This is a predicted structure of a 110-nucleotide RNA (SAM riboswitch aptamer (S box leader)) from Litoribacter ruber. The sequence was found by an Rfam model in a public genome assembly. The source organism's lineage runs through Bacteria, Pseudomonadati, Cytophagales, Cyclobacteriaceae and Litoribacter.
């Protein structure tokens, strides 16, 4: 790097350094010199592995991970509803719900 499986509506701070963008991508919409993003230290959370208890569940926090907004929303398919246009069975916009895809994380395999 690839594949498979599981999870993603909850949860989680402060300081120092740096100095301009950042939120994967596209369109929105947000955060950001009242210093975002990123790095370090301390602290915390608890998704998976690990350990404990008879154990779905609970506890721990050793390994990864995580600590703005539902994975921030949407993106493809089906669909409730409303409006417009058309005048039968189609189209456009908004939008409810569901399923995928993509992304992220973990574990196993390669």
């Nucleotide at each position: 790097g690839a594949u498979u499986u599981a999870u993603a509506c909850a949860g989680a701070a402060g300081a120092g350094g740096u100095g301009a963008g950042a939120g994967a991508c596209a369109g929105g919409c947000u955060c950001u010199a009242u210093g975002a993003c990123c790095c370090u230290c301390u602290g915390g959370c608890a998704a998976c592995c690990u350990g404990g208890a008879a154990a779905a569940u609970c506890c721990a926090a050793g390994g990864u991970g995580c600590c703005a907004a539902u994975u921030c929303c949407u993106g493809c398919c089906c669909u409730c509803u409303g409006a417009g246009a058309a005048u039968a069975u189609c189209c456009u916009c908004a939008u409810u719900g569901g399923g995928a895809a993509a992304u992220a994380u973990a574990a196993a395999u390669u």